[in-house]
RNA sequence: UGCAAGUCGAACGGAAACGAUGCUAGCUUGCUAGCAGGCGUCGAGUGGCGGACGGGUGAGUAAUGCAUAGGAAUCUGCCCAGUAGUGGGGGACAACCUGGGGAAACUCAGGCUAAUACCGCAUACGCCCUACGGGGGAAAGGCUUCGGCCGCUAUUGGAUGAGCCUAUGUCUGAUUAGCUUGUUGGUGGGGUAACGGCUUACCAAGGCGACGAUCCGUAGCUGGGUUGAGAGGAUUAUCAGCCACACUGGGACUGAGACACGGCCCAGACUCCUACGGGAGGCAGCAGUGGGGAAUAUUGCACAAUGGGCGAAAGCCUGAUGCAGCAAUGCCGCGUGUGUGAAGAAGGCCUGCGGGUUGUAAAGCACUUUCAGUAGGGAGGAUUAUGACGUUACCUACAGAAGUAGCACCGGGUAACUCUGUGCCAGCAGACGCGGUAAUACAGAGGGUGCGAGCGUUAAUCGGAAUUACUGGGCGUAAAGCGCGCGUAGGCGGUAUUGUAAGUGGGAUGUGAAAGCUCCGGGCUCAACCUGGGAACUGCAUUCCAAACUGCAAAACUAGAGUAUGGUAGAGGAUAGUGGAAUUUCAGGUGUAGCGGUGAAAUGCGUAGAGAUCUGAAGGAACAUCAGUGGCGAAGGCGACUACCUGGACUGAUAUUGACGCUGAGGUGCGAAAGCGUGGGGAGCAAACGGGAUUAGAUACCCCGGUAGUCCACGCCGUAAACGAUGUCAACUAGUUGUUGGGCCUAUUAAAAGGUUUAGUGACGAAGCUAACGCGAUAAGUUGACCGCCUGGGGAGUACGGCCGCAAGGCUAAAACUCAAAUGAAUUGACGGGGGCCCGCACAAGCGGUGGAGCAUGUGGUUUAAUUCGAAGCAACGCGAAGAACCUUACCUACUCUUGACAUCCUCAGAACUUAGCAGAGAUGCUUUAGUGCCUUCGGGAACUGAGUGACAGGUGCUGCAUGGCUGUCGUCAGCUCGUGUCGUGAGAUGUUGGGUUAAGUCCCGCAACGAGCGCAACCCUCGCCAUUAGUUGCCAGCAUUAAGUUGGGCACUCUAAUGGGACUGCCGGUGUCAAACCGGAGGAAGGCGGGGAUGACGUCAAGUCCUCAUGGCCUUUAUGACCAGGGCUACACACGUGCUACAAUGGCCGGUACAGAGGGCAGCAAUACCGCGAGGUGGAGCAAAUCCCAGAAAGCUGGUCGUAGUCCGGAUUGGAGUCUGCAACUCGACUCCAUGAAGUCGGAAUCGCUAGUAAUCGCGAAUCAGCAUGUCGCGGUGAAUACGUUCCCGGGCCUUGUACACACCGCCCGUCACACCAUGGGAGUGGGUUGCAAAAGAAGUGGGUAGACUAACCUUCGGGAGGCCGCUCACCACUU
Repeated sequence: UGCAAGUCGAACGGAAACGAUGCUAGCUUGCUAGCAGGCGUCGAGUGGCGGACGGGUGAGUAAUGCAUAGGAAUCUGCCCAGUAGUGGGGGACAACCUGGGGAAACUCAGGCUAAUACCGCAUACGCCCUACGGGGGAAAGGCUUCGGCCGCUAUUGGAUGAGCCUAUGUCUGAUUAGCUUGUUGGUGGGGUAACGGCUUACCAAGGCGACGAUCCGUAGCUGGGUUGAGAGGAUUAUCAGCCACACUGGGACUGAGACACGGCCCAGACUCCUACGGGAGGCAGCAGUGGGGAAUAUUGCACAAUGGGCGAAAGCCUGAUGCAGCAAUGCCGCGUGUGUGAAGAAGGCCUGCGGGUUGUAAAGCACUUUCAGUAGGGAGGAUUAUGACGUUACCUACAGAAGUAGCACCGGGUAACUCUGUGCCAGCAGACGCGGUAAUACAGAGGGUGCGAGCGUUAAUCGGAAUUACUGGGCGUAAAGCGCGCGUAGGCGGUAUUGUAAGUGGGAUGUGAAAGCUCCGGGCUCAACCUGGGAACUGCAUUCCAAACUGCAAAACUAGAGUAUGGUAGAGGAUAGUGGAAUUUCAGGUGUAGCGGUGAAAUGCGUAGAGAUCUGAAGGAACAUCAGUGGCGAAGGCGACUACCUGGACUGAUAUUGACGCUGAGGUGCGAAAGCGUGGGGAGCAAACGGGAUUAGAUACCCCGGUAGUCCACGCCGUAAACGAUGUCAACUAGUUGUUGGGCCUAUUAAAAGGUUUAGUGACGAAGCUAACGCGAUAAGUUGACCGCCUGGGGAGUACGGCCGCAAGGCUAAAACUCAAAUGAAUUGACGGGGGCCCGCACAAGCGGUGGAGCAUGUGGUUUAAUUCGAAGCAACGCGAAGAACCUUACCUACUCUUGACAUCCUCAGAACUUAGCAGAGAUGCUUUAGUGCCUUCGGGAACUGAGUGACAGGUGCUGCAUGGCUGUCGUCAGCUCGUGUCGUGAGAUGUUGGGUUAAGUCCCGCAACGAGCGCAACCCUCGCCAUUAGUUGCCAGCAUUAAGUUGGGCACUCUAAUGGGACUGCCGGUGUCAAACCGGAGGAAGGCGGGGAUGACGUCAAGUCCUCAUGGCCUUUAUGACCAGGGCUACACACGUGCUACAAUGGCCGGUACAGAGGGCAGCAAUACCGCGAGGUGGAGCAAAUCCCAGAAAGCUGGUCGUAGUCCGGAUUGGAGUCUGCAACUCGACUCCAUGAAGUCGGAAUCGCUAGUAAUCGCGAAUCAGCAUGUCGCGGUGAAUACGUUCCCGGGCCUUGUACACACCGCCCGUCACACCAUGGGAGUGGGUUGCAAAAGAAGUGGGUAGACUAACCUUCGGGAGGCCGCUCACCACUU
């Protein structure tokens, strides 16, 4: 902005518009104008019916609603059926005309007029009222084909619709517990269609409420749809029934029906018009617009169908409705091709490089045409007419594989896996979680899986969730038993009988709308969808039957529960009195210097006389022994003795009452300690407080004091780990054992004892239960009754509110927010300033060192061009390195090379190779000399060298936290496991623990275990004894010989090196469990593992090593590779580790002299000899070694000297001179000689090694090596001391215990503070909403009153009256204050 409610001229007066016809005028066929309501019709008006239906929305409403089942005191237009009528009059008002006001909306005055409009009169079977005499009350005509039809009035009945009443059901909150005055009932009046406090006056004081009133919040209800196995849960879109609403609030009018969505009046907000005076409007109808929002459509077609309104009808109206449009929003169906097709194409991806996969997938070949498209035909919806849909559905023909496949996912749950990129970044994630350089978890790709015109995400509901548990859970320790009684309401209740029939069971009837769901059919090609019939709707009501159980009534019973009576035990309670021990204080005596206290002290007390001791007095509190998982009590709790008062329990026998019982929401009482109030009391003890200690501090633990309080009386508080963390009552269900109080029996002199029964109180334990631990007749077992309580952790038993309290505080009791856990029980470890047992040079007992000095060496740090790198507590630091001047060498500086110093392949050339010169620091470069080899099938080939190209080489570059291998360490500690069986729901346990024993999980015994494996031990090597064999290079007893085992001879001995023997707790005694074993002894070379070595379980430390080697990935490729010269790894304020030498007399120095073992030696070891002070040199016998050499062992023994000193100790440092190795000793080697002669006089705190041929001490050798050990690895010589013992330190093993630890105590974890952020509370207040109470106010309207004004019908005695209307007023009342 348009449309959605009109219609009837057959009710009426009429005629504004249009049309036809006729006539007239202007005049050109034709147009314009006029006349004719005569015709079709008809604006406006009167009148009738309808606008109360249909359509929309869900604001309000927790009951004036809805659902189900009933009820009586009602109305009902149009419709159906019946009965009786429809006679005769009257007065107006619109329209219209005239005039006026206003911008408009509209309105005023006067005049005319019709009716199915209005009003009397007549009539009244039935109708209404009635005091039963009587009284009252109707109507309308229209059309006609003249047949009638449609109407009208009164009334009866029906149908339909509506109003009212009752019962039951219908969300949350008690941090809402009392609500109500027309409220509850009665009577009279009024009112309504109708009952009724609906209203009014009076009377009575009721009514509702813990079975939840009132109040707050939220919400339309239902059939149903959704989910669920069901019971339930959440929900109320589409369709259907009911209700409520129509801008907000109030009100009535009309009408059959409304307090009326597209009617009226008033008030308010808003919008619009205005001439500013005043007016107009209501999309929660259909479209559409704006706004809001994550988000929701066309300002379409048609009344053809179905239905509605009006009409006699034709017909008109109908955004109801039927259709179309938009949206994959949902459901259903269909399509995007089908068959064949291996060279397994290309491309992609992966690869172990062979291939695999995409994949018959594609291409190719052969077909088909559903759907879409084009063309033609063409139902049914419509009866005979009318078709919006409609390019309809459907059918036929045509062309051509043509015109349509995506989305999510691929760590497990959960179907589906690889590559690349990224590197705790970027990101993912529903929860667990993924990502820190090899990510199936991120991103991309290939492949795969799922669904498919859809697929994912988000939001929501139910399910799973037995996670609010009615079906169907729990409460000892996980959340959860009120601190304990008494008791109200309520719930539940013993035995037998009769009745009843409320519950209960069964039958019948009515109802449970339709649709939906469901079963059987039918129709669209199928399906979705539509449709016919049945079933169902688990409900409610009425009625009949039954009487077991529950209830109710009646009358009984005694087994439950009481009462009476006789006994018994007791720290049961209350009050009064009494007692002794002890502490303290006071007084007095004796007496003198300390007392007291502690881990040790000090504060404190004391010469003004303490403490100690004696005597006396005072005062308060508590009651030793008895005393006991003993007693009593409901719990809290109760302990000297006596008296009085008093509660309960147990027990015996009889009598009696006759279900009187159990539990117990609210309620009420009791209720430790502390605390509070008032008044007493106050000895000891003792919060706070003071002082002294301890300590880093010590507002604590310890000590010295000390006030409230503790005590009494009265009154509050009302809580505790008030615990058995276990509510009360009742019944049932194996046993064993202790104890307390009774009864009975047996035997007994008695006490004790035994048996049995009962009431308590303990310990075990069966079945059963329990997550396990555990419980187990005192249940946590099996059941019943009732109450209380729980529903993840934190926030929080907190805030707010309420109640209680003097206060402290108590009771009741949330939410926001936050986390993904919190918790219980048990298991295996680890740990403990837990326990038990045991071991180790672990401590102790000893010996010698380190830490102090100088030097050597390694490390840190610093420095540097570089000081290459690694190793880091033990378990890095004389370590890798068994040996850095160059090399090594990885580092630095400079100079060079780029298929490369090294490997393989290809092409070309040349044998390879060798000599010399020049330049250069050298690498290298340039020239030069010499040389033509080997095999051959004569083609060539092999090796080598040079050049070239590209594949590639190279890397001591990174990652030991990607790895292999190797190694360290716990630790040569005695442990670590498995199979079968058994136990446990399980993790796991058992075995492997226990009693002994051992070096040992070594062995024995026992045992739900029996066996086995890796470890231990043994087997191996070596040393110690003997034997056999062998006898050179070894040996020499006897014989000969020599300077000499030198030689002859010999092989007895030593020795060598091969094989054997030997030692096994074998023997004896003792101990021990008749064992294992231990102790002692004999014999023996050796005795209990004879000494030493090799040998290192499962595992731990992300231990060490990518620089031994190997290796994944990454990085580099004219360099992070390669070559070369020089430098560096050797620096030097300093710190640490490991060593050497010393500080001296058990020694230094000088002289003499004795005795080893094990090794090494040909680019080697090197003798005799000579030279040098010496290092060494010259020279070279011998030796590839039981033959020769290195090679003199030293300490020792012996003689001398030194005489306690910085020395005849000590040797650093420095100067000079040399030797050797080596291309080369400057940076930077070792050694020798001469000279020099530092520190140091035995080492702080601390700390290391060692238990016997060990420590200590003495020398010798070897590897590496040209040379270079104080280091390392070996060898022998001399050769001790000590071990009471296991309390302590460290480490380890076994058992046990606690644990909030499991990255395992180097763990975990608490609080304040600082900063940021999130949420909540408080806060002087302030604004808004809703509501109660008390007032003011009073529009419109209705009702009442009316003395004012007006007034057609009717009556009239003509004056007026009845009635009406306006005005005023009263009552009620919305907005508003």
Predicted 3D model of a 1377-nucleotide RNA (small-subunit ribosomal RNA) from an uncultured prokaryote. Rfam family: Bacterial small subunit ribosomal RNA. The coordinates come from a structure-prediction model, not an experiment, and the mean pLDDT is 85. The RNAcentral record of the sequence draws on ENA.